[in-house]
């Protein structure tokens, strides 16, 4: 200085006037008032309601290395293996193909039970060819039944041997574990795929703030039966004709639920770390056809883009500012 990965913040703002919403008042005053993701509606709770979430089977649907946070989680920390990069870093997940079913076009001699298309050795013939034995070399392919080396053998071939590579209800050592290092045997070896269907093992009761409660008004009833939560049966249990369900018919309004929370800020102590706890501080939108906007000045800042019960998180969307670390180039 140039590339590269990692992590954070900040998204405007001051002053006057007018005006919108809430809240609180001494009825004129004060205060507060859309995000980093509010977007998606993908995860997980809090909260309502269904009499019992009480037991079984079925389904369906989620998870799947290991410790650990958390109010829990497909989410956050860290660790272990495997690939990826020179490097800082980054990405990925159950085992199981011998329990079963499938799939891998073509090309090939064969791609789940294998296989001989070039070839190589033996014998037999005059030759062409034939018998037999080989898978070690070539050739196709995304793969072809471990790799190099040496022995052996007619010629090969873990046939046999070293050394690596696989395996091991094995055995010491380190680790809470995933795992790692040594040693020991071992066969001298039936691949890929299970984010294919499957088989293991663990979890899950339903809906949902348009949940639900109250208070007003209304008006017109008739049928049916037992019947009772939102996967589907059975058992149990408890409630119940003032129940349930179906048709029809009236209202179609208010209040609540709605903002003090698993809140947020600083400091300490613990922990690598997520994150706990202790101590002191603050209250930061509640709208219901949907409130935050115009002028003027300085300033200049532009993108993505407006709450609608409430949080934890993950995705996507975007403009800018900082700093760690890792490579390379100059220079001094």
């Nucleotide at each position: 200085g140039a590339g590269g990965u990692c992590u954070u913040c900040c998204a405007a703002g001051u002053a006057a006037u007018c005006g919108c919403u809430u809240g609180a008042u001494u009825u004129u005053u004060c205060a507060a008032g859309a995000g980093g993701a509010a977007a998606g509606u993908c995860c997980g709770a809090g909260c309502u309601c269904c009499a019992u979430a009480g037991g079984a089977a079925c389904a369906u649907g989620a998870c799947g290395c290991c410790g650990g946070g958390u109010a829990a989680c497909a989410c956050c920390c860290g660790g272990g293996a495997g690939c990826c990069g020179c490097a800082a870093g980054g990405c990925u997940a159950u085992a199981g193909a011998g329990a079963g079913u499938g799939c891998a076009a073509c090309a090939g001699a064969a791609a789940g039970c294998a296989g001989a298309c070039c070839g190589c050795c033996u014998c037999c013939g005059a030759a062409a060819g034939g018998a037999g034995g080989c898978a070690a070399g070539g050739g196709u392919g995304a793969a072809a039944g471990g790799g190099u080396g040496g022995g052996g053998c007619a010629a090969g071939a873990g046939c046999c041997c070293a050394c690596c590579g696989c395996g091991g209800c094995c055995g010491c050592u380190g680790g809470c574990a995933a795992c790692a290092g040594c040693g020991c045997c071992g066969g001298c070896u039936a691949g890929g795929u299970a984010a294919a269907c499957c088989u293991c093992g663990u979890c899950a009761g339903g809906a949902g703030c348009a949940a639900g409660a109250u208070c007003a008004a209304g008006a017109a009833g008739c049928g049916c039966u037992g019947g009772g939560u939102u996967g589907u049966u059975c058992c149990g249990c408890c409630c119940u004709a003032u129940a349930g369900c179906g048709c029809a018919g009236g209202u179609g309004g208010a209040u609540c639920g709605c903002u003090u929370g698993a809140a947020c800020c600083a400091u300490c102590u613990g922990g690598c770390a997520a994150c706990a706890g202790a101590u002191g501080g603050u209250c930061u939108a509640g709208a219901u056809a949907g409130a935050u906007g115009a002028u003027u000045a300085c300033a200049u800042a532009a993108a993505c883009a407006g709450a609608a019960c409430u949080c934890g998180g993950c995705u996507u969307a975007u403009g800018g500012a900082a700093g760690g670390c890792c490579u390379c180039c100059u220079u001094u």
The RNA shown here (Bacterial RNase P class A) has 332 nucleotides and comes from a Sphaerochaetaceae bacterium. It was read from a public genome assembly, where an Rfam model found it.